[in-house]
Context: one part of a larger RNA
RNA sequence: CCCUCGUUAAGGAACUCGGCAAAAUAUAUCCGUAACUUCGGGAAAAGGAUAGCCGCAGGCUGUGAAGUCCGAACGGACGGAGCGGCAGACGGUGGCACAAGAGAGGCCCAAGCGACUGUUUAGCACAAACACAGGUGCCUGCGAAAGAGCAAUCUGACGUAUAGGUGCUGACACCUGCCCGGUGCCGGAAGGUUAAGAAGAGGAGUCAGGAGCAAUCCGAAGCCCCGAAUUGAAGCCCCGGUAAACGGCGGCCGUAACUAUAACGGUCCUAAGGUAGCGAAAUUCCUUGUCGGGUAAGUUCCGACCCGCACGAAAGGUGUAACGACUUGGGCACUGUCUCAACGAGGGACCCG
Numbered sequence: 001c002c003c004u005c006g007u008u009a010a011g012g013a014a015c016u017c018g019g020c021a022a023a024a025u026a027u028a029u030c031c032g033u034a035a036c037u038u039c040g041g042g043a044a045a046a047g048g049a050u051a052g053c054c055g056c057a058g059g060c061u062g063u064g065a066a067g068u069c070c071g072a073a074c075g076g077a078c079g080g081a082g083c084g085g086c087a088g089a090c091g092g093u094g095g096c097a098c099a100a101g102a103g104a105g106g107c108c109c110a111a112g113c114g115a116c117u118g119u120u121u122a123g124c125a126c127a128a129a130c131a132c133a134g135g136u137g138c139c140u141g142c143g144a145a146a147g148a149g150c151a152a153u154c155u156g157a158c159g160u161a162u163a164g165g166u167g168c169u170g171a172c173a174c175c176u177g178c179c180c181g182g183u184g185c186c187g188g189a190a191g192g193u194u195a196a197g198a199a200g201a202g203g204a205g206u207c208a209g210g211a212g213c214a215a216u217c218c219g220a221a222g223c224c225c226c227g228a229a230u231u232g233a234a235g236c237c238c239c240g241g242u243a244a245a246c247g248g249c250g251g252c253c254g255u256a257a258c259u260a261u262a263a264c265g266g267u268c269c270u271a272a273g274g275u276a277g278c279g280a281a282a283u284u285c286c287u288u289g290u291c292g293g294g295u296a297a298g299u300u301c302c303g304a305c306c307c308g309c310a311c312g313a314a315a316g317g318u319g320u321a322a323c324g325a326c327u328u329g330g331g332c333a334c335u336g337u338c339u340c341a342a343c344g345a346g347g348g349a350c351c352c353g
Stems, first nucleotide, its partner, number of pairs: 001348008010339002014337001019334001027051005036041001038171001052093004059086005067078004094098001106332007113324002118130002134169007146155003172319004177249003182246002184242005191237003197231002202226002205223002209218003250268005277311001278308001289305005
């Protein structure tokens, strides 16, 4: 010097990103216990008092002797001794210390997120992530939909819409606004477009034969090739519906008897221009916004304001008792975290062998 422990004057978080670590609390009985609340909780809230041993009044309690009475008897009733247990007023008494060892909650205030118990990254993340009960959309009438498989077949389910599948949201309370123009989905079928197929006008090839001196030309049937009208479904175009489907939810200018601001007006654009609620927020760039609170002093925190760079209503909005090895700020208690270090113990390091 290192590791693991123990103790420490005065101070008591001044340490530090942060009370990390340590200390403190801890048992039983009695007293006492707030806001808030879903009336269950919160709660062991918080905060106090008492505690060893000995004697002992009285009390409660278990067992229940003698004795008395009834009875023909078995037995029953009364009776309360003795013994045991519980707490214990009061008194006494020893120690530095009495829940004498071990074991054995620190607490409070406020905010965020998630309702809750639960689950998770075997090996850096336990959370605000996942799940959840509840809500809601869509699909499915049973050989169901959906899923696995080439198929048979199987799951769904030996179930039957109070069922099954799938998506989103996530207890509860109050709520969930506007837009269907785009994309998707659902419905419609008049018209337009449209494939194979059907159809086959017309045309080409070949060829019997005919014409021609010949080159060559014409050319029936058959075979074969090309092929125009016409016909021809879904889809798309089209018409409607649908946002707890994917999604979206404006700009400029002017105006009130100080100023400022604009309830009001004008204009352009849109499918419609963000409603309620919340708001410098797990979202705010400017920003340590401004004001208030807390501190001697506060980029954090709490309460407000609203100029929301770039909140907003089931990718839910706003609240919320209870809960949390979650995150943030403050306080009490407590302490070697610190001012600032010291001593001690064990094990290393180090020295000698």
Source information: A computed fold for a 353-nucleotide part of an RNA from Pectinatus frisingensis, annotated as large-subunit ribosomal RNA, domain IV. Taxonomically the source falls in Pectinatus (Bacteria, Bacillota, Selenomonadales, Selenomonadaceae). It was read from a public genome assembly. It matches the Rfam family "Bacterial large subunit ribosomal RNA". Gene Ontology terms of the family: structural constituent of ribosome and ribosome. Its mean pLDDT, the model's own confidence on a scale to 100, is 88.